A computed fold for a 76-nucleotide RNA from an Ignavibacteriales bacterium, annotated as transfer RNA. It was read from a public genome assembly.
RNA sequence: ACGCUGGUAGCUUAAUUGGUAGAGCAGCGGUCUCCAAAACCGCAGGUUGGGGGUUCGAUUCCCUCCCAGCGUGCCA
Numbered sequence: 001a002c003g004c005u006g007g008u009a010g011c012u013u014a015a016u017u018g019g020u021a022g023a024g025c026a027g028c029g030g031u032c033u034c035c036a037a038a039a040c041c042g043c044a045g046g047u048u049g050g051g052g053g054u055u056c057g058a059u060u061c062c063c064u065c066c067c068a069g070c071g072u073g074c075c076a
Base pairs, nucleotide, nucleotide: 001072002071003070004069005068006067007066010025011024012023013022019056027043028042029041030040031039049065050064051063052062053061
């Protein structure tokens, strides 16, 4: 430099080939318990990496940039 894969909640991730963004863990509250853990119930938490475009509507399609990983190549 080029190519491929990925970026969604604090962490790990889903979203059925465009139609209400969900789950587990963690966190907070409650039930239970002498207390705690475990278990169960509930609550909160998201500019879907940034910007732009197409569309009535974009996590999804297009362009560009950034970040991470892998591969190939160049210089030394």